The RNA shown here (Bacterial RNase P class A) has 366 nucleotides and comes from Singulisphaera sp. GP187. Taxonomically the source falls in Singulisphaera (Bacteria, Pseudomonadati, Planctomycetia, Isosphaerales). The model forms 98% of the base pairs in the Rfam consensus.
């Protein structure tokens, strides 16, 4: 300096004028009225993909079905989140990816190609083979065939029935042997997946579960237009069905209900107000423990709350990016990119602009 990987951080600050919203005090002529003084959209507020608080159904349970996770072992209110750590991939490396238990409970599948694709197989091919076939030859024999024998080498595929090497055969083949792999087994590490090492054995019939399945843990629904509460007007309407309605997707089994409940068709009337709605598993410092997520303890701190939907405008100064520079400073530029709250919180994916900081590889210099 190039190139690449982990982590963080900010995403403007202060004033001043005018505007909007909401709170809080005081005034009040009680009027959506005045004056003051705090506040006032994010790192993702986006996606609705997880986990929860909170309401209803609802007063409380069991079973099935469905549908979620899936090394170990912490963290958290929980999760599918997050952190350490084993294991298999990839990367020279920093690093990163895993939908990570079972294939010997069963059931399917593995196209075409290829000889053959799970207890499979001879396309080229390699050895026997004049024995009693056939051809050529004087004749040793030389060629093709029937016959037998191999599956070690090529080849076909995503994959070929352990790899490599040697020895041994006609010529091969765990046929033997070392070694790697698989099985079993014994020890030792480690809190644990697992890692090491010693023995024993010529050894099974591969791969797919993000294939149906098994096996282990989890899980009741619906969702702020949830709901709760006040007022108010109509027509204390017409007509019909069922015997049952709710928890429920089903089955049990509970709870309400007896002429009450629930439904349907037709007709009227309302659609106004407050709650919920932001003090909470909140935020900020500082000290301790922990590798780490995180977790104790003190001290601080209120930081949006609309209701069709506010949170804005211009203007100075200083910060920030460019570029230029006589290095004094000068021009310029943006609520810089992705984007805007709607019940609140913990994740997680996706989008994006400017900075830092460490780490790893390379070149070049000293």
């Nucleotide at each position: 300096c190039c190139u690449g990987g982990u982590c963080c951080c900010c995403g403007g600050g202060c004033g001043a004028c005018c505007g909007c919203c909401g709170g809080c005090a005081g005034c009040u002529u009680c009027g959506c009225g005045c004056u003051g003084c705090g506040g006032g959209a994010g790192g993702a507020a986006a996606g609705u993909c997880c986990g929860g608080g909170c309401u209803c159904c609802c007063a409380a349970g069991g079973g099935c079905a469905a549908g979620g996770u899936g090394g170990u072992g912490g963290g958290u209110a929980a999760c599918g989140c997050c952190c350490a750590c084993c294991g298999u991939c990839c990367g020279c490396a920093a690093g990163g990816a895993c939908a990570g238990g079972g294939a010997a409970a069963g059931u399917g599948c593995c196209a075409c190609a290829g000889a053959g694709a799970a207890u499979a197989g001879a396309c080229c091919g390699c050895c026997g083979g004049a024995c009693g076939g056939c051809u050529g030859g004087c004749g040793a024999c030389a060629g093709c065939g029937a016959c037998g024998g191999c599956a070690a080498g090529g080849g076909u595929g995503a994959a070929a029935c352990g790899g490599c090497g040697a020895g041994g055969u006609a010529a091969g083949a765990g046929c033997u042997c070392a070694c790697c792999g698989c099985g079993g087994u014994u020890c030792g590490c480690a809190g644990g997946a697992g890692c090491g090492a010693g023995c024993c054995g010529g050894c099974a019939c591969g791969g797919c579960a993000a294939a149906c399945c098994c096996c282990a843990c989890c899980u009741g629904g619906a969702g702020g237009a949830a709901g709760a509460c006040c007022g108010a007007a109509u027509a204390g309407g017409a007509g019909g069905a069922u015997c049952g309605c709710g928890c429920u997707g089903c089955c049990c089994g509970c709870g309400c209900c007896g002429a009450g409940a629930u439904c349907c068709u037709c007709g009227g009337g309302u659609a106004g107000g407050u709650c919920g709605u932001u003090g909470g598993c909140g935020g900020g410092c500082g000290u301790c423990c922990g590798c780490g997520a995180g977790g104790a303890c003190g001290c601080u701190c209120c930081u949006a709350g609309a209701g069709a939907a506010a949170u804005g405008g211009u203007c100075g100064c200083c910060g920030c990016u460019g570029c230029c520079u006589u290095c004094g400073g000068g021009c310029a530029g943006a609520c810089a990119g992705c984007a805007g709250a709607a019940c609140c919180c913990g994740g997680c994916u996706u989008a994006c602009g400017g900075g830092g900081a460490c780490c790893a590889g390379g070149c070049a210099c000293u």
It was read from a public genome assembly, where an Rfam model found it. It matches the Rfam family "Bacterial RNase P class A". The family's RNA type in Rfam is ribozyme. From the family's description: Ribonuclease P (RNase P) is a ubiquitous endoribonuclease, found in archaea, bacteria and eukarya as well as chloroplasts and mitochondria.